[in-house]
Molecule: transfer RNA
Organism: Deltaproteobacteria bacterium
Order: sequence, then structure tokens, then C1' cells
RNA sequence: GGGCCCGUAGCUCAGCUGGGAGAGCGCGGCGUUCGCAAUGCCGAGGUCGCGGGUUCGAUCCCCGCUGGGUCCA
Repeated sequence: GGGCCCGUAGCUCAGCUGGGAGAGCGCGGCGUUCGCAAUGCCGAGGUCGCGGGUUCGAUCCCCGCUGGGUCCA
């Protein structure tokens, strides 16, 4: 330098055919207990890597950039 894959909550990751942004763990509150653990319910937490484009509408499609992984040179 080139090919391919990945970047979504604090962490690990889903997200179908373009229309609701989600799960588990963690965190906070409440219940259960004499108390703890465990467990149940509720809640907070997000520029969907960045910038443009297409579209009535983009995590999703297109272009560029950037960070990481891997292969080739």
C1' cells in the first nucleotide's frame, strides 16, 4: 500500500425486508429476610465511530474519513 471483517448503554452483544433503539451482566430504588446471599418488580443510562448523500423516513442503502482485527505484498 491492497483485500476482507468489525465499531450500537459502563462491559459482552442482538437488531429481520428502511419506520418501536433493545437483551444479559453491571448500577440505583422498592418488595421478600432478623440480616446477608439469592430472587421478583421498577428505573436511570445511547451524538447507533465521524462527516456527507439518497429517501417522507437511515443502526440498516451509497461515498469519504477514522480506530481495531485478520490476510497478502